[in-house]
């Protein structure tokens, strides 16, 4: 940063300074807070994204073809067409190998030195869309409540520009 992917109902707190707010933002709700909020510092912990170990599974490695791709020429002036060339890479197809090894991926399990992150409540809940159900005497509509799925926004990590 109008970028990509993954995760977000689990887990893990003490002390010191400080002194009134805090739960991202707006609104509504519900909470936390002078038995001390935010913030800063120290120590401790949680987790396993990066990292690492092991097992299993899948794919790749080699050959050939193809022109999606690239280049040239010509027609031609377009979101174009034709011809020719090229298999190093990439795409597609066919075949081979498939013992070992290496690379990539997936699944399950283990580790925790380091880089982050985190340590009230689901990201505290709702807000937008859809589905289903209850209620409003009825109604494919409207309102409201509830449940579920998805989205938006946000957070964190890994990457990209």
């Nucleotide at each position: 940063c109008g970028c990509u992917c993954a995760u977000c109902c689990a887990g893990a707190g003490g002390g010191g300074c400080a002194g009134a707010g805090g739960g991202a933002u707006a609104c509504g709700g519900c909470c936390c807070g002078a038995u001390g909020a935010a913030g800063c510092c120290c120590c401790g912990g949680c987790a396993a994204c990066c990292c690492u170990c092991c097992a299993g599974c899948c794919g790749g490695u080699c050959u050939c073809g193809u022109a999606a791709a690239c280049g040239a020429u010509c027609a031609c002036u377009g979101u174009u067409g034709a011809u020719c060339g090229u298999c190093u890479c990439c795409g597609c197809g066919a075949g081979g190998c498939u013992c070992c090894a290496c690379c990539g991926g997936c699944u399950a399990g283990g580790g925790a030195a380091g880089g982050u992150g985190c340590c009230a409540a689901a990201u505290c809940c709702g807000u937008c869309u859809c589905a289903c159900g209850g209620c409003g005497a009825g109604a494919u509509g409207c309102g409201u409540c509830g449940u579920g799925a998805g989205g938006a926004a946000g957070a964190u990590g890994a990457g990209g520009a």